[in-house]
RNA sequence: CGCCGAAUCCCGCAAGGGAACCGGGGAACCACGUUCCUUGGGGUGAAUCGGGCCGCUUCGUACCCACGGAGAGGCCCGUAGGAGACCUUCCUGCUCCGAACCCGUCAGCUAACCCGGUAGGCGAGAAGGAAGGA
Numbered sequence: 001c002g003c004c005g006a007a008u009c010c011c012g013c014a015a016g017g018g019a020a021c022c023g024g025g026g027a028a029c030c031a032c033g034u035u036c037c038u039u040g041g042g043g044u045g046a047a048u049c050g051g052g053c054c055g056c057u058u059c060g061u062a063c064c065c066a067c068g069g070a071g072a073g074g075c076c077c078g079u080a081g082g083a084g085a086c087c088u089u090c091c092u093g094c095u096c097c098g099a100a101c102c103c104g105u106c107a108g109c110u111a112a113c114c115c116g117g118u119a120g121g122c123g124a125g126a127a128g129g130a131a132g133g134a
Base pairs, nucleotide, nucleotide: 001123002122003121004120008019009018010017011016020118021117022116023115024114025113030108040106041103042102043101044100049078050077051076052075053074054073056071057070058069059068060067061066081097082096083095084094086133087132088131089130090129091128092127
C1' cells in the first nucleotide's frame, strides 16, 4: 500500500464514552396449521452436503481371528456456497476458500423497544468481453 471480513473512526493519561457499521431478540398484519413427534431445535459465518480410506473406543456374533453396528477423530476426493485491486449487473475463464464458534430445550416475519459485536487472517494475482455509473 492492498485483499477477505460488520470488525472502522473520533475524544480521553487511563477507565471509559461517542459516531458509523454489523448481528440477535421482539407486536399487529401476513405466513404456518389435525394430533403426537428428542433423531432436540436455533443463531453468527461463504463455510453445507456426499463419498472413500485409516486407526481408536464400544457392542454383537461365546473367546482369538474375521465380520457387522454405533460413537468421536484423522487424511483424501468431490460439492451447495463464497472471494479475487473504483462500483453494480451479466457472459466466458482461471486461482483460492469451503473453517470455527455460540445459545441451552427457546426464537417464522416483525413497528415501538431491548440485547450484543467491531476480532482475526493474508501478500496469491487472471483476466477477457457487454451495459451502466463514479